A computed fold for a 65-nucleotide RNA from Ictidomys tridecemlineatus, annotated as transfer RNA. The coordinates come from a structure-prediction model, not an experiment, and the mean pLDDT is 80. Rfam family: tRNA. Rfam describes the family as follows. Transfer RNA (tRNA) molecules are approximately 80 nucleotides in length. Rfam links the family to the GO term triplet codon-amino acid adaptor activity.
RNA sequence: GGUGUAGCUUAAUGGUAGAGUGCUUGCCUAGCAUGCAUGGGGCCCUGGGUUCAAUUCCCAGUGCC
Numbered sequence: 001g002g003u004g005u006a007g008c009u010u011a012a013u014g015g016u017a018g019a020g021u022g023c024u025u026g027c028c029u030a031g032c033a034u035g036c037a038u039g040g041g042g043c044c045c046u047g048g049g050u051u052c053a054a055u056u057c058c059c060a061g062u063g064c065c
Stems, first nucleotide, its partner, number of pairs: 001065004007021004015052001023039001025037003045061005
C1' cells in the first nucleotide's frame, strides 16, 4: 500500500445482496456420468462514527497478501 461478501471462487449498489461451482430433492438412465428443473445456505471480518437509512463513506482494531 492492497484486500476481507454463501463450503470454494467472485460481482454489485447509500434504500433489508446476485452469479459460477459445490450441496439437497426430483426428472432422465438398467446403473453411473452428463443434462434439465427445484430447494436450502450470507443481516457482507469486528467495534465505533457520519446519515432518515451503511455491505457501501470515514476512523480504529484484526486476519491475509